Transfer RNA from a marine sediment metagenome, 72 nucleotides, folded computationally. It matches the Rfam family "tRNA". Rfam describes the family as follows. Transfer RNA (tRNA) molecules are approximately 80 nucleotides in length. Its family is annotated with triplet codon-amino acid adaptor activity in the Gene Ontology.

[in-house]
């Protein structure tokens, strides 16, 4: 330069085009003589960015941008 693979809460990881899952961290509470362990609570993402098709896009398409790989 072309190709392919990815990008989603603090980190980690799921979603058939139909309200964005769980874990762990963190915070509040219970137990405890105190910390850890355990339990229980409720919070926390406008899905890397901009346009696009659709009634509706995290999922489909075009661009940009980032991290990985192949090819030259």
């Nucleotide at each position: 330069a072309g190709g392919c693979u990815u990008g989603u809460g603090g980190c980690g990881u799921a979603a058939u085009g139909g309200u964005a899952u769980c874990g762990c961290a963190a915070c509040g509470g219970a137990c405890u003589g105190u910390u850890a362990a355990u339990c229980c609570g409720g919070a926390g993402a406008u899905u890397g960015g901009a346009g696009g098709u659709u009634c509706g896009a995290c999922c489909c398409c075009u661009c940009c941008c980032g991290a990985g790989c192949c090819u030259g």
The RNAcentral record of the sequence draws on ENA. Its mean pLDDT, the model's own confidence on a scale to 100, is 82.